[in-house]
RNA sequence: UCAGUGCAACAGGGGCGUCCGCAUCCGCGGGCUGAGAAGCACCCUUGGAACCUGAACCGGAUCAUGCCGGCGUAGGAAGUUGCGAUUGGUCCCGC
Repeated sequence: UCAGUGCAACAGGGGCGUCCGCAUCCGCGGGCUGAGAAGCACCCUUGGAACCUGAACCGGAUCAUGCCGGCGUAGGAAGUUGCGAUUGGUCCCGC
């Protein structure tokens, strides 16, 4: 000095569906799945299936729905800094 491992800080990304009842403009209550179905919450940040596209897709199940599986070794997708220890690499100096 570079890289890996750890911690921290700050920053950033993302989704919020479906069914029933009431209300019929906003909304409220309940059922389903889920980490999360508007929460001072939850999930994810390149070792990236968080999330988006394909997709008004295909198969199955369901009252219904990305509810499950496929699609998917498809295409995209949001990170920097600091600290300490340690390991390894490279370079320089001294002996």
A computed fold for a 95-nucleotide RNA from Lutimaribacter saemankumensis, annotated as TPP riboswitch aptamer (THI element).
It was read from a public genome assembly, where an Rfam model found it.